[in-house]
Context: one part of a larger RNA
RNA sequence: UUGGGCAUAAAGUGUCUGUAGGUGGCUUUUCAAGUCCGCCAUCAAAUCCUAGGGCUCAACCUUGGACAUGCGGUGGAAACUACCAAGCUAGAGUACAGUAGGGGUAGGAGGAAUUUUCGAUGGAGUAGUGAAAUGCACAGAGAUUGGAAAGAACACCAAUGGCGAAAGCACUCUCCUAGGAUGACACUGACACUGAGAGACUAAACCUAAGGGAGAGAAGGGAUUAUAAACCCUAGUAGUCUUAGCCAUAAACGAUGGAUACUAGACGUUGUGCAUAUUAAUCCAUGCAGUGUUGUAGCUAACGUGUUAAGUAUCCUACCUGUGGAGUACAUUAGCAAGAAUGAAACUA
Numbered sequence: 001u002u003g004g005g006c007a008u009a010a011a012g013u014g015u016c017u018g019u020a021g022g023u024g025g026c027u028u029u030u031c032a033a034g035u036c037c038g039c040c041a042u043c044a045a046a047u048c049c050u051a052g053g054g055c056u057c058a059a060c061c062u063u064g065g066a067c068a069u070g071c072g073g074u075g076g077a078a079a080c081u082a083c084c085a086a087g088c089u090a091g092a093g094u095a096c097a098g099u100a101g102g103g104g105u106a107g108g109a110g111g112a113a114u115u116u117u118c119g120a121u122g123g124a125g126u127a128g129u130g131a132a133a134u135g136c137a138c139a140g141a142g143a144u145u146g147g148a149a150a151g152a153a154c155a156c157c158a159a160u161g162g163c164g165a166a167a168g169c170a171c172u173c174u175c176c177u178a179g180g181a182u183g184a185c186a187c188u189g190a191c192a193c194u195g196a197g198a199g200a201c202u203a204a205a206c207c208u209a210a211g212g213g214a215g216a217g218a219a220g221g222g223a224u225u226a227u228a229a230a231c232c233c234u235a236g237u238a239g240u241c242u243u244a245g246c247c248a249u250a251a252a253c254g255a256u257g258g259a260u261a262c263u264a265g266a267c268g269u270u271g272u273g274c275a276u277a278u279u280a281a282u283c284c285a286u287g288c289a290g291u292g293u294u295g296u297a298g299c300u301a302a303c304g305u306g307u308u309a310a311g312u313a314u315c316c317u318a319c320c321u322g323u324g325g326a327g328u329a330c331a332u333u334a335g336c337a338a339g340a341a342u343g344a345a346a347c348u349a
Stems, first nucleotide, its partner, number of pairs: 003321003008302001012317001014201004021194003025088004033081002035077006042070001049065006091191001092188003096183002099180001103177002106174003110154001114150008125136002162169002207245005215240001220234003257316006265294009277282001298305002324347001331342003
């Protein structure tokens, strides 16, 4: 390289949108580019193959024939792909009806707890641990009680539950706003799938500027210990919070790319239909869309997976190719920096 792979062995981009490209429903027509068939011309000699001949045989030499998948020309075929034209509605979308939801942005209000502070009562400890000590306290702590302030997070409900592309989203109310599923079938009529580059979003931490700082808390101290740069205790800076930027990484995980179709069931649960019974709550049967448990066939090295596939197939795409060196060096790109992205080789066993 051909190929074979990608949950756990190397390997699915963190996620989405989307350009080029690749691929693409049903019916009829045109055309003949791809495709298929016939014929013609060409495809040097030598070689290879074959029928002979010559060296006593053979290797070797030699004559004729055959072969030559390609390219070009020409005449046809019209199923498939492409093209032309017309149509269809099963894919896709728009509109409509009611509907579920911690989806998003901004703003308002709230209670419990905590800490601090002011006052009152009171008078010796308190705090902490396996045990202690550092710590706090007669300049009045801790405790009880009344007032005030501040910041952050929202108990119960709560679920194997809901929503979101992912990151993620939960006290409560309001404005604005995005998406989904279901139903009926009105409209458009293949408008679709994927997606190199590209763009957008992207936890925590870090960085810049301005605020804020209750709690908890990377650096200190006390213990423990042979040691203790830890676990335990005390105290506490940055940060954690807000606004505007930056960064672009995570075991960013379902360690499982997206789309479509097909292939046993059983038991839950969320949303929404339909039918039936009922005054109703509700019960039972069933459809679609999610989300779970179990499990057949199949698959798998096994574990397991199993209509939410890791089964059976098709299309597009990222990535892998023995270990270490190394996600390093050099270089480039973007970044304030930290660091990120792209990413080798010598050598090694």

Description: This is a predicted structure of a 349-nucleotide part of an RNA (small-subunit ribosomal RNA, central domain) from Piper betle. Lineage of the source: Eukaryota > Streptophyta > Piperales > Piperaceae > Piper. Rfam family: Bacterial small subunit ribosomal RNA. Its family is annotated with structural constituent of ribosome and ribosome in the Gene Ontology. RNAcentral holds the full RNA, with entries from SILVA.